[in-house]
Context: one part of a larger RNA
């Protein structure tokens, strides 16, 4: 000196782009954040009809997309490799889409219960189930042989459906190095380590399991403690290096605490579900609901940290052929000088160097071209009028905003801090080792440039300064 997601004190016009709970991973009222498809399918309301509307079967989506760092010190994360693997939707290729069953919710009755849900029974329909054939490639194999599919809509052109290869994308696993302290933590290990057999997996493995064997880590720091999510970055320094990990991007990890499947191509699933626990709320006490570390708000903790706001117009992700419908992702608005950039509070002229104020040797300096006064100019302001690109064939939240034209008139707009030295600026008056300054050194005890006012300089400026923290 340079930097911050700060914060505090004093002021305080404006616009652009960034950025805002670093603390209780505290508790959380309210509203909204995930649906969508009638071109799968039955039924039920409305309606003369077209058509609309609603619950449920059934598809797909809810494993993204937001959030937030608790755990972790680890193949978590970086980097470079690897071989035993899967991969909805997508593209590419071939080749199939045949013939049947039986039920089940809606829904009709009937019933239970405060509720929340249910229950018993009778109909139904399907791209839900389910069995058959038939599958060249798929799978097993003792190589004779055996196993294994599909789904139909309709506007008759398509959309769909299954197998099989392949590709794209995604994702599991494995090893090689790198990754904070601490030895005032020296041993640690029993599925521990390898080996057969068998099991389990999409997939190699003690992944599991039964026997055998008795190993395996470790001063090149095992094991324990503490501490921390990691990286591209970031700051800082001439650089090595040190520090650090907010915002934006990329892994992990988590979702009220703990543990569990299930469903699915993906989960061991933030707004899914079962226990089990703590907390809140409900009740007709028999029994139930609930999860903001999503966006907004609210208590609480804190020095400290925002609106219970508009749109889906754009860019994107679910659905759907599509219309479109959803989306607190995103687009935008509001709020605070939190930063950084950029403009502005006038310009030019003007000496009787007015007046005040201040020092004064009492002459006069000094504030000072500074005011005043002439003349000029409006950026900012205020009124009025026009009016966007962003998205175009159409669609615009933002926003009657940016922006452009006229009006008016200097008008609406300057402060913080320091002045012994280091360090740029000095006199006066106060006070008298008081009161009180201060980063270090040091000021203050009657002439204090170091206190307090004033004056009058100096440094920055819509910000000065103080504090915190890193080089």
């Nucleotide at each position: 000196g340079a930097a911050c997601g700060a914060a505090c004190g004093c002021u305080g016009g404006c616009g652009g782009c960034a950025g805002g709970c670093u603390u209780a991973a505290c508790a959380c009222a309210u509203g909204c954040a995930a649906g969508u498809c009638g071109a799968a399918c039955g039924c039920c309301c409305c309606g003369c009809a077209a058509g609309g509307g609603g619950a449920g079967u059934g598809g797909c989506a809810g494993a993204c997309g937001g959030g937030u760092g608790a755990g972790u010190a680890a193949c978590g994360c970086g980097u470079g490799g690897g071989a035993a693997u899967c991969u909805a939707c997508c593209g590419u290729a071939c080749c199939c889409u045949a013939c049947g069953g039986a039920a089940u919710a809606a829904c009709g009755c009937a019933u239970g219960g405060a509720a929340a849900c249910g229950u018993g029974u009778g109909c139904u329909a399907a791209u839900a189930c389910c069995g058959u054939a038939u599958a060249c490639g798929c799978c097993c194999u003792u190589c004779g042989g055996g196993g294994g599919a599909a789904a139909g809509a309709u506007u008759u052109a398509u959309c769909g459906g299954g197998g099989u290869a392949u590709g794209a994308u995604g994702a599991g696993c494995c090893c090689g190095c790198g990754u904070u302290g601490g030895a005032u933590u020296a041993g640690c290990u029993a599925g521990u380590u390898g080996g057969u057999g068998g099991g389990g997996u999409a997939a190699a493995g003690g992944c599991c399991u039964a026997c055998c064997a008795a190993g395996g880590c470790g001063a090149c720091g095992a094991u324990c403690c503490a501490u921390a999510g990691c990286c591209g970055g970031g700051c800082u320094g001439a650089g090595a290096g040190g520090u650090u990990g907010a915002a934006c991007g990329g892994c992990c990890a988590c979702a009220c605490u703990g543990g569990a499947a299930c469903u699915g191509a993906g989960a061991c699933a933030c707004g899914g579900u079962c226990c089990a626990g703590a907390c809140u709320c409900c009740u007709a006490c028999g029994g139930g609901a609930g999860g903001c570390a999503g966006c907004a708000g609210u208590g609480g903790g804190g020095a400290a940290u925002c609106u219970u706001g508009c749109g889906c117009a754009a860019u994107g992700g679910g659905g759907g052929a599509a219309a479109c419908c959803c989306u607190g992702a995103c687009g935008c608005a509001g709020c605070g000088a939190c930063g950084c950039c950029g403009c502005g509070u006038g310009g030019a002229g003007g000496a009787u160097g007015a007046a005040g104020g201040u020092c004064u040797u009492c002459g006069g300096g000094u504030u000072g071209u500074a005011a005043a006064c002439u003349c000029c100019u409006u950026u900012u302001g205020u009124a009025g009028g026009g009016g966007a690109a962003a998205a175009u064939a159409a669609u615009g939240a933002u926003g009657g905003u940016a922006c452009c034209c006229u009006a008016c008139g200097a008008a609406u707009a300057a402060g913080c801090c320091a002045c012994g030295g280091c360090u740029a600026a000095c006199u006066c008056u106060g006070u008298g080792c008081c009161a009180g300054c201060a980063g270090c050194c040091g000021c203050g005890g009657u002439a204090a440039g170091a206190c307090a006012g004033a004056g009058g300089u100096g440094g920055c400026g819509a910000g000065c300064g103080u504090u915190g923290u890193u080089c």